[in-house]
RNA sequence: AGAGUUUGAUCCUGGCUCAGGAUGAACGCUGGCGGCAUGCCUAACACAUGCAAGUCGAACGGGGUUUAUGUGAAGAAACUCUCCGGAGGGAAGAUAUAUAAACCUCACUGGCGGACGGGUGAGUAACGCGCGGGCUACCUGCCCUGGACCGGGGGACAACAUCCAGAAAUGGCUGCUAUUACCUCAUAGACGUGCUGUGCCUCAUGAUUCAACGAGGAAAACCGCGGCGGAACGGGAUGGGCCCCCUUCUGAUUAUGUAGGUGGCACGGUCACCGCCUGCCACGACAACUAUCGGUACCCAGCUUGAGAGACUGCACGGUCACACUGAGACUGAGACACGACCCAUACUCCUGCGGGAGGCAACGAUGGGGAAUAUUGCACAAAGGGGGGAACCCUGACGCAUCACUGCCGCGAGGACGAACAAACACUCCGGUGCCUUCAGCCCUGUCAGCAGCGGAAAAAAAUGACAGUACCUGACCAAGAAGCCUCGGCUAACUCCGUGCCAGCAGCCGCGGUAAUACGGUAGGGGGCAAGCGUUAUCCGGAUUUAUUGGGUGUAAAGGGAGCGUAGACGGCAGCGCAAUUAUGGAGUGAAAUGCCGGGGCCCAACCCCGGAACUGCUCUGGAAACUGUGAAGUUGAAGCGCACGAGACGUGAGCGGACAUUCUGUGGUGUAGCAAUGAAAUGCGUAGAUAUCAGGGGGAACUCCGGGGGCGAAGGCAGCUUACUGGCUGGUAAUGACGGUGAGGCUGGAAGGCUUGGGAGUCAAACAGGAUUAGAUACCCUGGUAGUCCCGGCGGAAACGGUGAUUUCCAGGUGUUUGGGGCAAUGUGCCCCCGGUGCCGACACAAACGCAAUAAGUAAUCCACCUGGGGAGUACGUUCGCGAGAAGUGAAUCUAAAGGAAUUGGCGGGGACCCGCACAAGCGGUGGAGCCUGUGGUUUAAUUUGAGGCGAUGCGAAGAACCUUUCCCAGGCUUGACAUCCCAAUGAAUGCCCGGCAAUGGGGGCAGGCUCUUCGGGGACUUUGUAGACAGGUGGCGCAUGGUUGUUGUCAGCUUGCGUUGUGAGAUGUGGGGUUAAGUCCCGCAGCGAGCGCCCCCCUUACCCCCUGUAGCCAGCAGUAAGUUGGGCACUCUGUGGGGACUGCCGGGGCCAACCCGGAGGAAGGUGGGGAUGACGUCAAAUCAUCAUGCCCCUUAUGUCUGGGGCGACACACGUGUUACAAUGGCGUAAACAGAGGGAAGCGAACCCGCGAGGGGGAGCAAAUCCGGGAAAUAACUCCCCAGUUCGGAUGGCAUGCUGCAACCCGCUUGCAUGAAGCCGGAAUCGCUAGUAUUGGCGGAUCAGAAUGCCGCGGUGAAUACGUUACCGGGUCUUGCACACACCGCCCGUCA
Repeated sequence: AGAGUUUGAUCCUGGCUCAGGAUGAACGCUGGCGGCAUGCCUAACACAUGCAAGUCGAACGGGGUUUAUGUGAAGAAACUCUCCGGAGGGAAGAUAUAUAAACCUCACUGGCGGACGGGUGAGUAACGCGCGGGCUACCUGCCCUGGACCGGGGGACAACAUCCAGAAAUGGCUGCUAUUACCUCAUAGACGUGCUGUGCCUCAUGAUUCAACGAGGAAAACCGCGGCGGAACGGGAUGGGCCCCCUUCUGAUUAUGUAGGUGGCACGGUCACCGCCUGCCACGACAACUAUCGGUACCCAGCUUGAGAGACUGCACGGUCACACUGAGACUGAGACACGACCCAUACUCCUGCGGGAGGCAACGAUGGGGAAUAUUGCACAAAGGGGGGAACCCUGACGCAUCACUGCCGCGAGGACGAACAAACACUCCGGUGCCUUCAGCCCUGUCAGCAGCGGAAAAAAAUGACAGUACCUGACCAAGAAGCCUCGGCUAACUCCGUGCCAGCAGCCGCGGUAAUACGGUAGGGGGCAAGCGUUAUCCGGAUUUAUUGGGUGUAAAGGGAGCGUAGACGGCAGCGCAAUUAUGGAGUGAAAUGCCGGGGCCCAACCCCGGAACUGCUCUGGAAACUGUGAAGUUGAAGCGCACGAGACGUGAGCGGACAUUCUGUGGUGUAGCAAUGAAAUGCGUAGAUAUCAGGGGGAACUCCGGGGGCGAAGGCAGCUUACUGGCUGGUAAUGACGGUGAGGCUGGAAGGCUUGGGAGUCAAACAGGAUUAGAUACCCUGGUAGUCCCGGCGGAAACGGUGAUUUCCAGGUGUUUGGGGCAAUGUGCCCCCGGUGCCGACACAAACGCAAUAAGUAAUCCACCUGGGGAGUACGUUCGCGAGAAGUGAAUCUAAAGGAAUUGGCGGGGACCCGCACAAGCGGUGGAGCCUGUGGUUUAAUUUGAGGCGAUGCGAAGAACCUUUCCCAGGCUUGACAUCCCAAUGAAUGCCCGGCAAUGGGGGCAGGCUCUUCGGGGACUUUGUAGACAGGUGGCGCAUGGUUGUUGUCAGCUUGCGUUGUGAGAUGUGGGGUUAAGUCCCGCAGCGAGCGCCCCCCUUACCCCCUGUAGCCAGCAGUAAGUUGGGCACUCUGUGGGGACUGCCGGGGCCAACCCGGAGGAAGGUGGGGAUGACGUCAAAUCAUCAUGCCCCUUAUGUCUGGGGCGACACACGUGUUACAAUGGCGUAAACAGAGGGAAGCGAACCCGCGAGGGGGAGCAAAUCCGGGAAAUAACUCCCCAGUUCGGAUGGCAUGCUGCAACCCGCUUGCAUGAAGCCGGAAUCGCUAGUAUUGGCGGAUCAGAAUGCCGCGGUGAAUACGUUACCGGGUCUUGCACACACCGCCCGUCA
């Protein structure tokens, strides 16, 4: 930083999509360790249970325990003595009481704290929050500080005691009592207040100093004697309250809302100001700078993203606010209208003895529920903090820790070196190999993390105190062991193969993949790429998107200028000075919390994380000086602007009046006049003998104004046209005065074509609807005949492609040429010349523009204001709203779905567009096809099979230059399985081959005879053949011609198709190759930003037509000899043959063409303008044809889809089509006897003479590998007979009999001959084919294939025409141009209905 996607390609517009980053996330697969963070986004849903706010006995009463002392009844034991009877001893201690002390107790009185801390974000669009100010309108417990004070008195109430009520919660009666509880008195230069006076300050209300006077107003004790407290006041600090400027989402399909509402006076109320409240008075105040109403939402520092401006967001942490089941209320207090206080009400839950009670997790855990989804009913007050206390200490789910969770960020690990037999496996393969891959193994080394063991053991607290924790850390030993997945691989986007699947299954963020060779589907396939304890997906946000454009967009044609004008608010505003300083820039000051982010350091091994410092926080406020700009004040100026005066042009408007025509129509007005008129492509409907049309004369009526008339004029637009007149708007140039009075213009108001509308008038023409006639497949149309609304006037409506598709105004920026109004100058009468203002056109430079184009009348350059646009369709639709009596109209204006829609230009193709040109394309002709019979091919049908391909031209006598078997692929039947054919390995054999048997045949079986090569050291070896066995493999006319090569058809023998350099265009492209001529031709010439070149055209090649030279047999014969005969001698002149030359080139002449190219005519010539014919086929098109000529990739078959054999079929037959053939006859048929070719063929061949046969043919076998011999007689033609217009002496189909030939074999299924049979058919509907000269037509001949089998095909010569005015139209083609929404390209695209 961009990319993909609209097109055949291009540029532009424009949307959609992707790559990046982020998250309180969730889901899928996977999961080694640690650190630091984070963790109900949903139900402000309901909550079992535990715990989260207490503390003070140094305020007090009471209670408990203990101690001491006094009183003290009863009086034990040890021990001592003993006369054993007892005595001494008397501790400890019970109980009671008094005093004193200590400790405990917080239920009670009392103090402080429960207003903090903790949670949540429901509400709130607000002075709630943020930033900055103000309070001269305020409060502040505990704390700090200052100077003063703390003296008396009194009466109660709890606890407690005894009763009572109640299930309980709890309550009640009576009685007692203490206080730092409560009340009262005293004290007061302070305080507060009233009034008076005075000084000082403020913009003002007002504040403040001092003095005098009057009324008011405090306290609490306790103690261990050190203290600690109490009360009033001043100050401070802290915390709060109120007010103000500015800022703070969306909807106008919410435009008016508000009665305490806005203000005043007065009372009340508050800590304090205030309609905060009440009474009275006034009628205000807010709102397009968005009030009110609706929706959504706690706000901020910040977080995410972004280059920034911005956009989104408000989890955690920090600040404020709000809330505590829901709603309301107050009390206490320094502070609350109070989360773990109270009262009331609702809902819900629980207890109950049914009377009544209890409760509020949005504290921490936990539970249910909801949900895609979010943790432990843990430890501890050790730290730092909070409450209470003098303190010890107590309390603290705040906090500090631990647990769970891949939720995130950060860090670490999973080993390292050597190691090629380049192992195996797997995958691919062109089978050679390649990849995985130094990867593994192997060998050596190391020891992080986890695990094990161990001596210790932190910091966090400077001395004591450790929940975390025997944790982090440290040491040792051991083992490479315990530790890798996820996504992806068509393009964007890094990464490719195989198999499977076959528009199926599926993928997909966009474009799009998949219909048999899928790098896009599936694969636990192989390989690769990316990231990595994670990886992907989904959701959401920012970015890319300059795609709402402040930075930073547009509106002629892509979306977009309002149909026009006037004008309100608003924003904007001329020239030159003087002030002010709102604004602006700048200096200074304050503030902008901390955290976060940035920079520099530091601490955890590093990092994340944490700590310190700095800068920053782009903002706001105050203040100093400045005064160019904006603003503002007063005063000027004239260029803008308007106005006055006088002229000018004009279809500007409105009213009134007038006019004529060769216009139209009407008349039951008249005349003349007679059969048609009118209409159309052609007709018909219509009118007319009841007299039309036509014509003459007169009359009525309505509408519109010929010529002039011109993209000429006027108007804001719509629009405006006969003439006259009245009134009137605007414009232009000149000039006096005014002096910025201006431009634009949301709303608003006014004008506003045609059509439609209401009521009325009018009604000549024209004419929706309607009727009739035509046209047509139909014709609710186009055409015709009629004809009503309407068209005209008054009113009213306000829908246009109301367009220059271009809003208004102003400034500046080359020219040229028209036209129109006016003016000026020079001139001086020329229908002169020059200049200027205004309007209206064309061309054009710069500039602009995607291009087209625009270009002083801008779409250029700038300025101001308004309107409008933000992908296409849906849709200017629905809903809502406004107007309207209604019909209806207008303004505003959505959603589901969809990947493009679009603009300009380019190249093609196409057009029932244009221009030019060509072709047997038409026309002019000749002959056919289509009708009949037959042949042949095809379709269809049939069949065991009728093998298959070819399908408009360009398939159909085509592949097939020849199916009885074979061919042959098809069908039936019978066989073979390494195979009919090729190569290789092993073994055997010596052959192969011929002869015999079985079988329809193919296989198969059998034995004997005959029958080889080469080398040799004679042992043998080799080549080769055959056989056998097992495999590799053969084989396939099986599939795909849409996987291919090659070949071919067609366009088309049409004149085209390209390229290098240059030029031009942003580009696709253009130019060249477009223009003017010319040609068969992109053939040539001229011109030209083109100059050259290539493939085609032409030429070269073959053949034919003329001549010459040479050649002279097998050809020829003029002259000579000779014959039946060029048969022979002879000759090579001629014909001919073969080779080589010549000839034709617009070369010559005349004319045309500006010149040239070239054209016309002529001469000469065998031939004349490419002489005739052939071969030769550009770039490409048709996924044209062929896998069945051949070759070939993939797939398929492998005792068969291969191969061999016999038979059948390809030859079928209701029918349809195509190419032909024979005819229908007299230009003919039959017969007789005669004439003249060319080219080609011949050895498994052509086959002569002669003989036989009616004939096909048979016998025969001369000659000939051919200018020698043979087939071989050409036929039409000409001559002479017959036939006499008939289904015939035409025509020959069909079937019959008898033969012939080929062949192993003519039944299916060949050809031929003879005899006899004698069908349809008498010239062919619609339609359609060929041919322009030695051509068509007509007549015969030959050849290839081939044993045999042409009406087909390929050739040959014979006879031998007609016609072409011409290019309008049909078909096809070429060039230029034009339109296009086509590009698979008109067999296109596409609309509607129905399914």